Context: one part of a larger RNA
RNA sequence: GGCGUACGGGGGAUGCCUUGGCGCCAGGAGCCGAUGAAGGGCGUGGCAGGCUGCGAGAAGCCUCGGGGAGCCGUCAGCAGGUGUUGAGCCGAGGAUGCCCGAAUGCGGCAACGCGCAGGGGGUUAUACCCCUGCACGCGGGCCUGAAUCCAUAGGGCCCGCGAGGGAACCGGGGGAACUGAAACAUCUUAGUACCCCGUGGAGUAGAAAUCAACCGAGAUUCCCCAAGUAGUGGUGAGCGAACGGGGACGAGCCCAAACCGCGUCCGUGCCAAGGUGGUGGCCGUUGCGGACGCGGGGUUGAAAGCCCAGUCAGGGGGUGCCACUACGCCCCCACCCAGCAGCCGUUGGCUAGCCGAAUGUGGUGGAACCCACAGCCUGAGCGGGUGACAGCCCCGUAGGCGACAGCUAGACGGGCGUGGGGACUGGUGCUUGAGUACCGCGGGACCCGUGGAAUCCCGUGGGAAGCCGGGGGGCCCACCCUCCAAGGCUAAAUACUCCUGGCGACCGAUAGCGAACGAGUACCGUGAGGGAAAGGUGAAAAGCACCCCAAGCGGGGAGUGCAAAGACCUGAAACUGUACGCCU
Numbered sequence: 001g002g003c004g005u006a007c008g009g010g011g012g013a014u015g016c017c018u019u020g021g022c023g024c025c026a027g028g029a030g031c032c033g034a035u036g037a038a039g040g041g042c043g044u045g046g047c048a049g050g051c052u053g054c055g056a057g058a059a060g061c062c063u064c065g066g067g068g069a070g071c072c073g074u075c076a077g078c079a080g081g082u083g084u085u086g087a088g089c090c091g092a093g094g095a096u097g098c099c100c101g102a103a104u105g106c107g108g109c110a111a112c113g114c115g116c117a118g119g120g121g122g123u124u125a126u127a128c129c130c131c132u133g134c135a136c137g138c139g140g141g142c143c144u145g146a147a148u149c150c151a152u153a154g155g156g157c158c159c160g161c162g163a164g165g166g167a168a169c170c171g172g173g174g175g176a177a178c179u180g181a182a183a184c185a186u187c188u189u190a191g192u193a194c195c196c197c198g199u200g201g202a203g204u205a206g207a208a209a210u211c212a213a214c215c216g217a218g219a220u221u222c223c224c225c226a227a228g229u230a231g232u233g234g235u236g237a238g239c240g241a242a243c244g245g246g247g248a249c250g251a252g253c254c255c256a257a258a259c260c261g262c263g264u265c266c267g268u269g270c271c272a273a274g275g276u277g278g279u280g281g282c283c284g285u286u287g288c289g290g291a292c293g294c295g296g297g298g299u300u301g302a303a304a305g306c307c308c309a310g311u312c313a314g315g316g317g318g319u320g321c322c323a324c325u326a327c328g329c330c331c332c333c334a335c336c337c338a339g340c341a342g343c344c345g346u347u348g349g350c351u352a353g354c355c356g357a358a359u360g361u362g363g364u365g366g367a368a369c370c371c372a373c374a375g376c377c378u379g380a381g382c383g384g385g386u387g388a389c390a391g392c393c394c395c396g397u398a399g400g401c402g403a404c405a406g407c408u409a410g411a412c413g414g415g416c417g418u419g420g421g422g423a424c425u426g427g428u429g430c431u432u433g434a435g436u437a438c439c440g441c442g443g444g445a446c447c448c449g450u451g452g453a454a455u456c457c458c459g460u461g462g463g464a465a466g467c468c469g470g471g472g473g474g475c476c477c478a479c480c481c482u483c484c485a486a487g488g489c490u491a492a493a494u495a496c497u498c499c500u501g502g503c504g505a506c507c508g509a510u511a512g513c514g515a516a517c518g519a520g521u522a523c524c525g526u527g528a529g530g531g532a533a534a535g536g537u538g539a540a541a542a543g544c545a546c547c548c549c550a551a552g553c554g555g556g557g558a559g560u561g562c563a564a565a566g567a568c569c570u571g572a573a574a575c576u577g578u579a580c581g582c583c584u
Base pairs, nucleotide, nucleotide: 001583002582003581004580005579006578007577008576009575015569016536017535020507021506022504023503024502025501026500027499029497030496031165032164039100040099041098042055043054044053046078047077050074051073061094062093063092064091065090066089070082071081072080105114106113107112115134116133117132118131119130120129121128136162137161138160139159140158141157142156143155144154169200170198171197172196173195174194180187184234210217211216221248222247223246224245225244231239232238252489253488254487255433259296260295261294262293263292264291265290266289267288268287274283275282276326277325278324279323280322281321301467303432304431305430306429307427308426309425310424311423312422314333315332316331317330318329319328320327335421336420337419338418342416343414344413345412346411347409348408349407350406351405353401354400355399359374360373361372362371363370375392376391377381383395384394385393438462439461440460441459442458443457444456445455448474469484470483471482472481473480523530524529543568546557547556548555549554
């Protein structure tokens, strides 16, 4: 030195475990904020370092409800308290809530500095302390008010709103490249990533100038099919509909205009005209035309509405310069309808909880949940715990019950509020969204890359009709069919999940979230940002009293325990020792 045997050291694989993750589904809650958010800083405990909670009233205060014996978080200990006069704990409501942060009195290198006014405390008096107010923008109202008479600008005050944040989802404005095309430029990646704006618990869209095909359908959204079809495409790579059918859901409405009335202003009008018809009176810048504002009216495509003429149709009241009469208009009631919003009541749900069946003995063992024997319950044999594997030990489970207070509803009822409601015939009378439709040019979106290219949108230059009207039906024209643009609102079905629950041929500590553990921590970086490692004694600390060696670590006894499992389960390999045997 090699090989072998035995026993170690070292190391932390493997097995087993799971408090944590991952995915799907369901449900709840779906916005928070100047009444100061989200997120932080600093404090706060008798002793207090981190985390958690809380805020100078500081691991807490008050009220109500639940609950019922312990409690003073993690977290033991010391020292002290507290609770059946109901604590701790759980739920609801309230009080307090330093400083920063939209941060808003002014400033500022966030958590700091410095004010002004009013009120209060304090002092002999300052000082000092406390409370309240004091930012900006927009809208509305009132007051004031220059150059400049009126006015306007400006100024002041009051009231209201806004701001900032939010994981993903949503709408909009901008908008890549790597990549693919086996190179690359059109194309693709992709209207993706990313940036910005905006809204909400959803958002968008939405009540046909839609489709269809000569039959018909009847807003929008979402899913399945149609269909990888028709198409498109350096006819490459690729991209990729619709009609129609089946489902989810289901809801429809309001303006502009004509016309009527009122108000203001302008023009015009004393031969007046006009003031509903008839008769009689009376008034008379009341008239007429235009603009603007307000109210009524009205909302459609078998055109609709208005106006005029005519026909029919509940009750009552008021009104038109006066009286009578006729007629018209308006209001109220009755009646009918409601999809809108609120109120009240009922009921359901959520935010604590409560009740809840049935087993004993023997054996083994440290321990019975195991085995044996004999039973029982079951609307409960899901699951978890308990010293090994438990329907009947504990928590639960099936089933059932429960709210003072707060929240919620899409359920039911009620009346009230609010909103809507005459019908018909006729009329080449009036109205029905204009720099719009459409066209040229340049682009974009559509399955559609300019193509025969309709349709939709934008820029630019032109520029209609107007109901005897207009759009569409994939160039264009005709016939035919269909719809009514150039104003607006609109639940539900849909998307997402910071939260909770259930489930899993999901993971089981190099896995599963980056994070099972004081993790977005330690640490790195000027910064944007990057970003770990790290779980396991035992049933129970019973965590080794005491003695010996030793500076300590540690070791030997003793003791605990089923077992030293002793700071730890198991404890592989690399690596490394000691003893002995054989070989060299």

This is a predicted structure of a 584-nucleotide part of an RNA (large-subunit ribosomal RNA, domain I) from a Pseudomonadota bacterium.
Its mean pLDDT, the model's own confidence on a scale to 100, is 80.
Lineage of the source: Bacteria > Pseudomonadati > Pseudomonadota.
Its Rfam family is "Bacterial large subunit ribosomal RNA".